[in-house]
Context: one part of a larger RNA
RNA sequence: GAUUGAACGCUGGCGGCAUGCUUUACACAUGCAAGUCGAACGGUAACAGGUCUUCGGAUGCUGACGAGUGGCGAACGGGUGAGUAAUGUAUCGGAACGUGCCCAGUAGUGGGGGAUAACUACUCGAAAGAGUGGCUAAUACCGCAUGAGAACUGAGGUUGAAAGCGGGGGACCUUCGGGCCUCGCGCUACUGGAGCGGCCGAUAUCAGAUUAGGUAGUUGGUAGUGUAACGGACUACCAAGGCGAUGAUCAGUAGGGGGCGUGAGAGCGUGACCCCCCACACGGGUACUGAGACACGGACCCGACUCCUACGGGAGGCAGCAGUAAGGAAUAUUGGUCAAUGGAGGGAACUCUGAACCAGCCAUCCCGCGUGAAGGAUGAAGGGGCUCUGCCUUGUAAACUUCUUUUGCAUGGGACGAAAAAACUUAAUUUAUUAAGGACUGACGGUACCAUGAGAAUAAGCACCGGCUAACUCCGUGCCAGCAGCCGCGGUAAUACGGAGGGUGCGAGCGUUAUCC
Numbered sequence: 001g002a003u004u005g006a007a008c009g010c011u012g013g014c015g016g017c018a019u020g021c022u023u024u025a026c027a028c029a030u031g032c033a034a035g036u037c038g039a040a041c042g043g044u045a046a047c048a049g050g051u052c053u054u055c056g057g058a059u060g061c062u063g064a065c066g067a068g069u070g071g072c073g074a075a076c077g078g079g080u081g082a083g084u085a086a087u088g089u090a091u092c093g094g095a096a097c098g099u100g101c102c103c104a105g106u107a108g109u110g111g112g113g114g115a116u117a118a119c120u121a122c123u124c125g126a127a128a129g130a131g132u133g134g135c136u137a138a139u140a141c142c143g144c145a146u147g148a149g150a151a152c153u154g155a156g157g158u159u160g161a162a163a164g165c166g167g168g169g170g171a172c173c174u175u176c177g178g179g180c181c182u183c184g185c186g187c188u189a190c191u192g193g194a195g196c197g198g199c200c201g202a203u204a205u206c207a208g209a210u211u212a213g214g215u216a217g218u219u220g221g222u223a224g225u226g227u228a229a230c231g232g233a234c235u236a237c238c239a240a241g242g243c244g245a246u247g248a249u250c251a252g253u254a255g256g257g258g259g260c261g262u263g264a265g266a267g268c269g270u271g272a273c274c275c276c277c278c279a280c281a282c283g284g285g286u287a288c289u290g291a292g293a294c295a296c297g298g299a300c301c302c303g304a305c306u307c308c309u310a311c312g313g314g315a316g317g318c319a320g321c322a323g324u325a326a327g328g329a330a331u332a333u334u335g336g337u338c339a340a341u342g343g344a345g346g347g348a349a350c351u352c353u354g355a356a357c358c359a360g361c362c363a364u365c366c367c368g369c370g371u372g373a374a375g376g377a378u379g380a381a382g383g384g385g386c387u388c389u390g391c392c393u394u395g396u397a398a399a400c401u402u403c404u405u406u407u408g409c410a411u412g413g414g415a416c417g418a419a420a421a422a423a424c425u426u427a428a429u430u431u432a433u434u435a436a437g438g439a440c441u442g443a444c445g446g447u448a449c450c451a452u453g454a455g456a457a458u459a460a461g462c463a464c465c466g467g468c469u470a471a472c473u474c475c476g477u478g479c480c481a482g483c484a485g486c487c488g489c490g491g492u493a494a495u496a497c498g499g500a501g502g503g504u505g506c507g508a509g510c511g512u513u514a515u516c517c
Base pairs, nucleotide, nucleotide: 001517004514006513007512008511009510010509013369014368015367016366018364020361021327027324028323030322031321032320035072036071037070040069041068043065044064047063048062049061050059051058052057079280080279081278088205089204090203091202092201093200094199097197098196099195102193103192104191105190106189107188108187109186110144112142113141119134120133121132122131123130124129150159151158152157164185165184166183167182168181169180172179173178206252208250213243215241218240219239220238221237222236223235224234225233255277256276257275258274259270260269261268262267282303283302284301285300286299305316306315307314308313333359335358336357337356341355342353343352344351345350372403373402374401375400382394383393384392385391386390409453410452411451412450413449417444424437425436426435427434428433461506462505463504464503465502466487467486468485472501473500474499475498476497482489483488
């Protein structure tokens, strides 16, 4: 000199942009953060409408829909960096694998069955919740048939599948429900793809030798088990190997990278924000479901802690967004909206979304603007200094004259972000598909921006002045009080302490401390 997720002191006008618990992976009150589908199903708790009515009510009939069965999602998105020195990451390769949704293609979607929740009747319990009997449906569950392709094979064969729902409709049939036809969405099996993921290898990846030996599933083989898949991954048997001064093992520290800071570069330091990967979710362990988890807002067990209890027993997990306590030098609102982008579900309307987009707080960083401009010498008054009838300085500074109006204030207008998609209407033979049409939708926000009006009006500080280092005098003090980054100042004329006047530097900041180059 440059840097910062900074803090502290003094000071503080505005705007834009960005950042904001680096400490206790400490403990958490409260609210919200993952739902959705009635076009899978039986139904009808609530709301609205209809129908019937003997006016008491009855009826799922319709729009819809609580709870329930079922499907998809919840493995994404969001957080944190505790662990991890290699089951990680980066780069380059590899073979023995998986894949829901999506895309392309092929072949199917026939015929049956038994249950069960909801509901109902009881029972137990303080609660959380649980049990027994009875009724019922499905795209829930289970057989049978079929088998293009698939798997296995002793090559003869064997095994294994499915589900329906919605819209429209001429004839025909009908048990009047529909069948049937057609369109759409689904379902089953297989092949390929895309994207994603699992596995293996090579090289690189902090410091310690005051850590030198370490290893029994250890190293290899055979046979198996297990897995989506290879493999001591696991098991049995056999052999005695495999690693290490090119640093094994042990102990310490640490998430890795793209990057970021600095530097002419080489390098050194670092890993906040943003992106990729990994790991974790109160501490530890385990599996279940599933295409995918050994699962942050799922389950079970052990433990610590907190809470409820009728003492028998139960409930919980903010390293999601806000917020609280604690710790600390230190780090924000218990805000708005789904308008846009994206995600989940749905045919859609739409619902959900603390992702996201916005707003709030903080000079925390960076950038921009302003606090007026021009003229103005009785060089005013006042302050300070001196060689003191006077002169120098503050100083064109002020006063005064003319002008401007950024910012702020007031008044009026007022956005871009929205363009579609979907939906609607029309047309092309139809509701698919295509084309055209006109319409709806803005949290931010009456914000940005524009115009007008009045008025210099609303706006300057901080550090330093002995040398390094730009900037000097007076007074006070008297090795005292104090200063100090280094050298060093102060013991009666201190440009070094304290005050004042003057000056220098930067400026909504300026200094100090910390930090790295």

Record summary: Small-subunit ribosomal RNA, 5' domain from an uncultured bacterium, 517 nucleotides, folded computationally. Its Rfam family is "Bacterial small subunit ribosomal RNA". Rfam links the family to the GO terms structural constituent of ribosome and ribosome.